[in-house]
The prediction has a mean pLDDT of 84. A computed fold for a 74-nucleotide RNA from a Candidatus Micrarchaeota archaeon, annotated as transfer RNA. It matches the Rfam family "tRNA". Gene Ontology term of the family: triplet codon-amino acid adaptor activity. From the family's description: Transfer RNA (tRNA) molecules are approximately 80 nucleotides in length.
């Protein structure tokens, strides 16, 4: 150089194939239970969806460059 996967919450990840409220599981934080901790149950803080640009009334989702990481040709 050229192909193909990933990139979303502090971690591991769904969601994207069919565009329409941004989820789940542990973590954290509070609160019930308990003599008290653990577990266990509530609720609850926490996201410029890698960056930029375009399409569209409406974009993690569809198109385009670019970045980072991983594979495989060369």
């Nucleotide at each position: 150089g050229g192909g193909c996967c990933c990139g979303u919450a502090g971690c591991u990840c769904a969601g994207c194939u069919a565009g329409g409220u941004a989820g789940a599981g542990c973590g954290c934080u509070c609160g019930a239970c308990u003599g008290a901790u653990a577990a266990u149950c509530g609720a609850g803080a926490g996201g410029u969806c890698g960056u930029g640009g375009g399409u569209u009334c409406a974009a993690a989702u569809c198109c385009c460059a670019c970045c980072g990481g991983g594979c495989c040709c060369a």